[in-house]
Overview:
The RNA shown here (Bacterial RNase P class A) has 377 nucleotides and comes from a Micrococcales bacterium. The source organism's lineage runs through Bacteria, Bacillati, Actinomycetota, Actinomycetes and Micrococcales. Its mean pLDDT, the model's own confidence on a scale to 100, is 77. The sequence was found by an Rfam model in a public genome assembly. Its Rfam family is "Bacterial RNase P class A". Its family is annotated with dimeric ribonuclease P complex, ribonuclease P activity and tRNA processing in the Gene Ontology.
RNA sequence: CGAGCUGGUCGGGCGGCCGCGACGGGCUCCGGCCCGCCGAGGAACGUCCGGGCUCCACAGGGCAAGGUGGUGGGUAACACCCACCCGGGGUGACCCGCGGGACAGUGCCACAGAGAGAAGACCGCCUCCGGCCCUCGGGCUGGGGGUGAGGGUGAAAGGGUGGUGUAAGAGACCACCAGCGCACCGGGUGACCGGUGCGGCUCGGUAAACCCCACCUGGAGCUAGGUCGAACAGGGAGCGUUCGAGGGCGGCCCGCCCGAGCUCCCGGGUAGACCGCUCGAGGCGCACGGCGACGUGCGUCCUAGAUGGAUGGCCGCCUCCCGCUCGCGGGCAACUGCGGGCGGAGACAGAACCCGGCGUACAGACCAGCUCGUCCG
Numbered sequence: 001c002g003a004g005c006u007g008g009u010c011g012g013g014c015g016g017c018c019g020c021g022a023c024g025g026g027c028u029c030c031g032g033c034c035c036g037c038c039g040a041g042g043a044a045c046g047u048c049c050g051g052g053c054u055c056c057a058c059a060g061g062g063c064a065a066g067g068u069g070g071u072g073g074g075u076a077a078c079a080c081c082c083a084c085c086c087g088g089g090g091u092g093a094c095c096c097g098c099g100g101g102a103c104a105g106u107g108c109c110a111c112a113g114a115g116a117g118a119a120g121a122c123c124g125c126c127u128c129c130g131g132c133c134c135u136c137g138g139g140c141u142g143g144g145g146g147u148g149a150g151g152g153u154g155a156a157a158g159g160g161u162g163g164u165g166u167a168a169g170a171g172a173c174c175a176c177c178a179g180c181g182c183a184c185c186g187g188g189u190g191a192c193c194g195g196u197g198c199g200g201c202u203c204g205g206u207a208a209a210c211c212c213c214a215c216c217u218g219g220a221g222c223u224a225g226g227u228c229g230a231a232c233a234g235g236g237a238g239c240g241u242u243c244g245a246g247g248g249c250g251g252c253c254c255g256c257c258c259g260a261g262c263u264c265c266c267g268g269g270u271a272g273a274c275c276g277c278u279c280g281a282g283g284c285g286c287a288c289g290g291c292g293a294c295g296u297g298c299g300u301c302c303u304a305g306a307u308g309g310a311u312g313g314c315c316g317c318c319u320c321c322c323g324c325u326c327g328c329g330g331g332c333a334a335c336u337g338c339g340g341g342c343g344g345a346g347a348c349a350g351a352a353c354c355c356g357g358c359g360u361a362c363a364g365a366c367c368a369g370c371u372c373g374u375c376c377g
Stems, first nucleotide, its partner, number of pairs: 001373010012318007020039002023036005041348001045359002048357005053221004060254004065217005070084005085099001086097004100212002105210002107206003122151002124147010159177006178202001180199008225275004234266006246258003282301008321344010
């Protein structure tokens, strides 16, 4: 200097004029006016998870359904975050993982190929019995048996390499290696890692297929839920009143409890005010502990609460970015810094109960650490 990997920050500022909302204070002719102070996000988006809060239930048991899936931690909790293990990718920094089970069962593995789960003989190799031709060297060809090492097909062909052995072969046998099983030793909280010995020789893949196993799971949601006020108009039908309609809020069954009203149709009235509503698992700073996520302590701050739903418009200056151009420097070198002028341009995107995550979108600018390559000294 170039190319990458990982983590993080910002994403406009100042001033003037006019215009908005909450809160606090003052004034008022009760219409409102003045002053102070505060006023959208890193994602406010998606509604994919987890909670707080509110209401219903809390009597249990079972089935079904759904979620998660290596180990150990963090957290209020989680499918999130951290660290590690194993597997895979990359020269590497690092990244990825629907990470338990194929010996419980069922299913699938197209085409090609002889044969794809208890599968299989096309070519070839060995051996036995022949046939035809012939230049008497030999050539062509049929059948039986053995074989699974070689070739071929395929994503995958039933351990690999080397040997012994054989008619030819084959874990048939042997050495080493990988894998699996058993026993033991060492390290680690653990998932796992390493080692020694023995052994049948090796019994496919797929569960982001159904399934099995382990663990977890009440429901609804701010249109939750409350307080106050106001208004109205009832009529009909069905079932039921202890031989029990209906209800007990994810579905079903059993059980238990409550229970005198419940359901449907036609018709009428209300949609107002207030609370919930923003002080929080809160923000920021420092110290300590921890590899880390994070925790503890001390200090400090209060930073939107609307309800057809507030923060907008105009002007000026500055900053950032891009292009062109001019000038002045630094260094031994490779290389590199500053200033002026002109023009242009500026992303994704708006709270509505709140919070912790994840996913998605984003013009531009920057910081830190690490990896690889090249050049100079």